[in-house]
């Protein structure tokens, strides 16, 4: 320097042919207990790594960029 790939909740990850972003596991809140853990309800949590384009509409598609893997010089 080219090419792949990989970025979405605190963490570990889905998101399918573009149509209001989900899970489990962490917090928190009740219950349950002397009381803690453990179990059970029930609630919040997200500029979808940045910027831009294309569309009524973008996590999802197309350009840059940045980081992180891998591979060729």
């Nucleotide at each position: 320097g080219c090419c792949g790939u990989u970025u979405u909740a605190g963490c570990u990850c889905a998101g399918u042919u573009g149509g209001u972003a989900g899970a489990g596991c962490a917090a928190c809140u009740c219950a349950u207990u002397c009381g803690u853990a453990a179990u059970g309800u029930g609630c919040a949590g997200g500029u979808c790594g940045c910027a831009a384009g294309u569309u009524c509409a973008a996590g999802u598609c197309u350009u840059g960029c940045a980081a992180g893997c891998g591979g060729c010089a």
Predicted 3D model of a 73-nucleotide RNA (transfer RNA) from an Erysipelotrichia bacterium. NCBI's taxonomy places the organism under Bacteria, Bacillati, Bacillota, Erysipelotrichia. It was read from a public genome assembly. Its Rfam family is "tRNA". It is annotated as a transfer RNA.